[in-house]
RNA sequence: GCACCAUCCAGAGCGGCCGAGAGAUCUGGCUCGACGACGCCGCAGCAACCCGCGGGCACCACGUGCCCGGCCGAGGGUGCUACCGCCAGGACCGAUGGAGG
Numbered sequence: 001g002c003a004c005c006a007u008c009c010a011g012a013g014c015g016g017c018c019g020a021g022a023g024a025u026c027u028g029g030c031u032c033g034a035c036g037a038c039g040c041c042g043c044a045g046c047a048a049c050c051c052g053c054g055g056g057c058a059c060c061a062c063g064u065g066c067c068c069g070g071c072c073g074a075g076g077g078u079g080c081u082a083c084c085g086c087c088a089g090g091a092c093c094g095a096u097g098g099a100g101g
Stems, first nucleotide, its partner, number of pairs: 002100001004098005013043005021032003025090005044081003049077002051073002053069007085093001
């Protein structure tokens, strides 16, 4: 990078560095930004996709698969921490996770 599945109106910020644009893209709005945004790094936090834990069902009963539980955990892998993916419209657009060839 490719096709598939799920989610995207909840939640969660401080410090350091940098220095001009940024909120993915196009159009139109709205907003953030020299009182330093965006980005990068560190720490902290949020959440619960995977993982773990508990329960149910099926099977070839070792275990595997599927389903349920936040009225289970937050140890591990990701992710996220202005505004609903900022809003409307467009584009079989994008982001994140999972499993796969």

SAM riboswitch aptamer (S box leader) from Cellulomonas chitinilytica, 101 nucleotides, folded computationally. Its mean pLDDT, the model's own confidence on a scale to 100, is 82. Taxonomically the source falls in Cellulomonas (Bacteria, Bacillati, Actinomycetota, Cellulomonadaceae). The model forms 96% of the base pairs in the Rfam consensus. Rfam family: SAM riboswitch aptamer (S box leader). Rfam links the family to the GO term regulation of gene expression. The sequence is in RNAcentral, with records from Rfam.